[in-house]
Small-subunit ribosomal RNA, 5' domain from a metagenome, 524 nucleotides, folded computationally.
Context: one part of a larger RNA
C1' cells in the first nucleotide's frame, strides 16, 4: 500500500446494503423454539349452537360445530446451534462394487373372512410429591391367526413359507323394517418390480511441525470352517500358518475441524478458513442399547459421575454449542421485539394448525457505498488575532452585508411493488348407470401484508439543525513566535531537548483525509 468478524482515544447529520462472544465445549433464572390429524377410534374436560324440563336463573342432552385428557398414525433422523476433538474411522479430487430406502414417480397383482385384549372412564388404595398398584367395563387404520399368493423368499428340484384396514363423498335401478347391501368417486392398507433422489461400504492420489520421537505390531498379517451386518472386509470366534507397516518417515509427540473460497501478491507463492454453501463430528461428561425406513437421537430412554434444584428426609427432577436474555471471562461483540403476509418444512382430503427455519423491525460509524452541513456575488481588502524590517504582512471572498435555492432533516398530505393461491360461482373435458361427487383446464368473483406512520411522489417554512480528527526536523505534504532549559517531555527509524528547538508544551499559518481521523495489535 492493500487487508481485518477489530478494540482503544478524540469526534459524530442522513440513508442504503451487510456484519456482529475470536476469550470460559465456563454456568445458566424466565418464555418461546415439534407438531398435528376428529375424514383411523372409544369418547365429552371446556366453549358455542340445537332439542327438552310449563322455564328467565338452574337442570337435562355428543344431536350440532368443536375438542381436553387417552388409543392409533405421521412428523419428531428435517430444519436451527457449535468447533471440544479428529493428523485420517475426516476432507478435497477421481474411481469401484459386495448394500438399503419411508415419502415421491411409474408398471402391474390384491383389499376376503375371523378372534382376543388394552388404555381413556369407573371403583379401591400406596405415596409429601414425581408417580404407581389392584379389580371391572369399551373401540379402533392398535395387535394376533385362518384363506388366498401374478410376482416375493428359501430350495438343486419336487416343494415349502408368507399379507392386507379401513374411512370419506355422492347416486338410478335392485334388495332391506331400517341402519345398510350395492355401484361409483376420492383418499388409504398388502405384497412386488423398475426409477428418482438420498444413504451406508471400498481403493488411489493430495492435505501442518518435530528424528532432542527409530524402530512398530498378537486379532496383529494372511487362509479355512462357523457367527454377525442391509452389505465387502479379523468386523467377530475356533483352528493353521507367520506375517504385516517402516528414512518415499512407520510408531511416538505437539499442533489443528476440511472444502469451495477470503486476504495479499504482477505473478508464482504466502497467510488465512467470521459471514454464505458442501462435508465430517459434538450436544453437561462417560458408556449403552430401544424404537423406526433412518439414531446409538442437541430440546428421547437406561447406566454410571460431577453440578444445581426440591423433599414430609423415603425419595424426586435438570441439562440454552436453538432464539432472546443473566452472571462470569474478556480489550470486545446486540433486542428476554413483530409476523407467519412471502419462501420452505411437519402434520391434515382441505380449511387450516404449527414453525425464534424464514421474512421483517430494533441496538452499534463495526465495514462498504451514496449524500449532506448550503450557492452565487461581495476589497472599505473591516474588526479580531497571529508575525513584524513597525512600512507592512496573513488568517482573506474568508466574515458582514446583497441576491438565490431547500438535497437531507422536520411537518402535513398522497401512495405502490412485494398476493398469488387457498375459497365462491361457472363453461367444457375426464371418470361414471349418473346432468351427483371428484379431478383437470379456463372464465367471473370475494378475502389474505409483520414489514408500514414503507419505499416513492407532491406541499410548506427557513441557511435555517449538520465537521471534526492527525500531522507539520529528513525518510514524509505542509514553519513562524512565545514558554521551558538534558528539566518537563517527544520517538516509527535515524534522532531531538544543557537559554535564540521549523522535533517538547501552547498559540496563529499551513498541509492531509473527512463524518470520520489516528493509535494499536494481526496478515500480505
Nucleotide at each position: 500500500g492493500a487487508u481485518u468478524g477489530a478494540a482503544c482515544g478524540c469526534u459524530g447529520g442522513c440513508g442504503g446494503c451487510a456484519u456482529g462472544c475470536u476469550u470460559u465445549a465456563c454456568a445458566c433464572a424466565u418464555g418461546c423454539a415439534a407438531g398435528u390429524c376428529g375424514a383411523a377410534c372409544g369418547g365429552u374436560a371446556a366453549c358455542g349452537c340445537g332439542g327438552g324440563g310449563u322455564c328467565a336463573a338452574c337442570c337435562c342432552u355428543g344431536g350440532c360445530g368443536a375438542c381436553g385428557a387417552g388409543u392409533g398414525g405421521c412428523g419428531a433422523g428435517c430444519g436451527g446451534g457449535u468447533g471440544a476433538g479428529u493428523a485420517a474411522u475426516a476432507c478435497a479430487u477421481c474411481g469401484g462394487a459386495a448394500c438399503g430406502u419411508g415419502u415421491c414417480c411409474u408398471g402391474a397383482a390384491g383389499u376376503g373372512g375371523g378372534g382376543g385384549a388394552u388404555a381413556a372412564c369407573c371403583u379401591a388404595u400406596c405415596g409429601a410429591a414425581a408417580g404407581g398398584u389392584a379389580g371391572g367395563c369399551u373401540a379402533a387404520u392398535a395387535c394376533c391367526g385362518c384363506a388366498u399368493a401374478c410376482g416375493c423368499u428359501c430350495g438343486g428340484g419336487a416343494g415349502a413359507g408368507g399379507a392386507a384396514a379401513g374411512c370419506g363423498g355422492g347416486g338410478g335401478a335392485u334388495c332391506g323394517c331400517a341402519a345398510g347391501a350395492c355401484c361409483u368417486c376420492g383418499c388409504g392398507c398388502u405384497g412386488u418390480a423398475g426409477g428418482a433422489g438420498c444413504g451406508g461400504c471400498c481403493g488411489a492420489u493430495g492435505u501442518c511441525c518435530g528424528a532432542u520421537u527409530a524402530g512398530c505390531u498378537a486379532g496383529u498379517u494372511g487362509g479355512u470352517g462357523g457367527g454377525g451386518u442391509a452389505a465387502a472386509g479379523g468386523c467377530u470366534u475356533a483352528c493353521c500358518a507367520a506375517g504385516g507397516c517402516g528414512a518415499c518417515g512407520a510408531u511416538c509427540g505437539g499442533u489443528a475441524g476440511c472444502u469451495g473460497g477470503u486476504c495479499u501478491g504482477a505473478g508464482a507463492g504466502g497467510a488465512u478458513g467470521a459471514u454464505c454453501a458442501g462435508c465430517c463430528a459434538c450436544a453437561c461428561u462417560g458408556g449403552g442399547a430401544c424404537u423406526g425406513a433412518g439414531a446409538c437421537a442437541c430440546g428421547g430412554c437406561c447406566c454410571a459421575g460431577a453440578c444445581u434444584c426440591c423433599u414430609a428426609c423415603g425419595g424426586g427432577a435438570g441439562g440454552c454449542a436453538g432464539c432472546a436474555g443473566u452472571g462470569g471471562g474478556g480489550a470486545a461483540u446486540u433486542u428476554u421485539g413483530g409476523a407467519c403476509a412471502a419462501u420452505g418444512g411437519g402434520g391434515g382430503c382441505a380449511a387450516c394448525c404449527c414453525u425464534g427455519a424464514u421474512c421483517c423491525a430494533g441496538c452499534c460509524a463495526u465495514g462498504c457505498c451514496g449524500c449532506g452541513u448550503g450557492a452565487g456575488u461581495g476589497a472599505a481588502g473591516a474588526a479580531g488575532g497571529c508575525c513584524u524590517u513597525c512600512g507592512g504582512g496573513u488568517u482573506g471572498u474568508a466574515a458582514a452585508g446583497c441576491u438565490c435555492u431547500u438535497u437531507c432533516g422536520g411537518u402535513g398530505g398522497g401512495a405502490a411493488c412485494g398476493a398469488a393461491a387457498c375459497g365462491g360461482u361457472u363453461a367444457c373435458c375426464a371418470c361414471u348407470a349418473a346432468c351427483a361427487c371428484u379431478g383437470g383446464u379456463g372464465a367471473c368473483u370475494a378475502c389474505u401484508g409483520a414489514c408500514g406512520g414503507u419505499a416513492c411522489c407532491c406541499a410548506c417554512a427557513g441557511a435555517a439543525g449538520a465537521a471534526g480528527c492527525a500531522c507539520c526536523g529528513g525518510c514524509u505534504a505542509a514553519c513562524u513566535a512565545c514558554g521551558u532549559g538534558c528539566c518537563a517531555g517527544c520517538a516509527g527509524u535515524c534522532g531531538c531537548g544543557g537559554u535564540a528547538a521549523u522535533a517538547c508544551g501552547u498559540a496563529g499559518g499551513g498541509u492531509g483525509c473527512g463524518a470520520g481521523c489516528g493509535u494499536u495489535a494481526a496478515u500480505c
The coordinates come from a structure-prediction model, not an experiment, and the mean pLDDT is 86. The full RNA is in RNAcentral, with records from SILVA.